[in-house]
RNA sequence: GCGCCCGUAGCACAAUGGAUAGUGCACCUUUUUCGCGAAGAGGCGGCUCCGGGUUCGAGUCCCGGCGGGCGCG
Repeated sequence: GCGCCCGUAGCACAAUGGAUAGUGCACCUUUUUCGCGAAGAGGCGGCUCCGGGUUCGAGUCCCGGCGGGCGCG
């Protein structure tokens, strides 16, 4: 330099172009316990890497960047 894949919550990941973007872990509160842990119940946390475009509607499709991984040279 070229090609492919990926970027969504603190972490790991979901999400046919269509309802308020969800799940687990973590975190907070609470029940239980002498206490801790485990377990049960409840709760907090995101404008989906950035900028444009298409569309009635974009996390998803298109273009350009940025970042990461793999391969080729």